[in-house]
Molecule: transfer RNA
Organism: Rhynchophorus ferrugineus
RNA sequence: GUUUCUGUGGUGUAGUGUUUAUCACAUCCGCCUCACACGCGGAAGGUCUUUGGUUCGAUCCCAGGCGGAAAUA
Numbered sequence: 001g002u003u004u005c006u007g008u009g010g011u012g013u014a015g016u017g018u019u020u021a022u023c024a025c026a027u028c029c030g031c032c033u034c035a036c037a038c039g040c041g042g043a044a045g046g047u048c049u050u051u052g053g054u055u056c057g058a059u060c061c062c063a064g065g066c067g068g069a070a071a072u073a
Stems, first nucleotide, its partner, number of pairs: 001072007010025003027043005049065005
């Protein structure tokens, strides 16, 4: 350089078009304990990498940009 894949809370993830975006860990609060851990209950935290396009409607489909990974030379 070319080709392919990929981008979702702090981290890792589910979600292949329509209503409040899922779960786990982590964080915070409460209960429990002399205390800590475990356990139980609850809460906060995401405008889904970005700019356009298609569509009645986009996390999802298409194109460009940016970031990451792999293959090849």